This is a predicted structure of a 72-nucleotide RNA (transfer RNA) from a Patescibacteria group bacterium.
RNA sequence: GCCCCUAUAGCUCAAUGGAUAGAGCAUCCCCGUCCUAAGGGGAAAAUGUGGGUUCGAUUCCUGCUGGGGGCG
Numbered sequence: 001g002c003c004c005c006u007a008u009a010g011c012u013c014a015a016u017g018g019a020u021a022g023a024g025c026a027u028c029c030c031c032g033u034c035c036u037a038a039g040g041g042g043a044a045a046a047u048g049u050g051g052g053u054u055c056g057a058u059u060c061c062u063g064c065u066g067g068g069g070g071c072g
């Protein structure tokens, strides 16, 4: 330099182009207990970034950025 894959919550992952973007773990609050723990209830928290297509984009196209891999 060329090609391919990839980017969603603190972490690991879901989400036919259409519902309020959902789950586990973690965090915080409450219940629970003599105290802790187990268990139960609740809360906060995310689509890398700029354009495009579409009535509608996490999803499709594309520039850039980051990560991984291959070729030279």
Stems, first nucleotide, its partner, number of pairs: 001071007010025004018055001027043005048064005